[in-house]
Predicted 3D model of a 71-nucleotide RNA (transfer RNA) from a bacterium.
The coordinates come from a structure-prediction model, not an experiment, and the mean pLDDT is 80.
It matches the Rfam family "tRNA". Rfam links the family to the GO term triplet codon-amino acid adaptor activity.
RNA sequence: GCGGGUGUAGUUUAGUGGCAGAACUUCAGAUUUCCAAUCUGAUAGCGAGGGUUCGACUCCCUUCACCCGCU
Numbered sequence: 001g002c003g004g005g006u007g008u009a010g011u012u013u014a015g016u017g018g019c020a021g022a023a024c025u026u027c028a029g030a031u032u033u034c035c036a037a038u039c040u041g042a043u044a045g046c047g048a049g050g051g052u053u054c055g056a057c058u059c060c061c062u063u064c065a066c067c068c069g070c071u
Base pairs, nucleotide, nucleotide: 001070002069003068004067005066006065007064010024011023012022013021018054026042027041028040029039030038047063048062049061050060051059
């Protein structure tokens, strides 16, 4: 330099154009003499920019980070 793959919550991940879900974590409450466990609730997310579309995590282009291969 060329080609391919991955990128979604603090972490692990689901989601093939129509409300962005789950688990663990964190916080608050209940329970308990206290802790743990359990139960309820809350917080928090689509790597970035642009395009297509009535509508984009999803399709297209560019770009960034990481990984693999070729040279």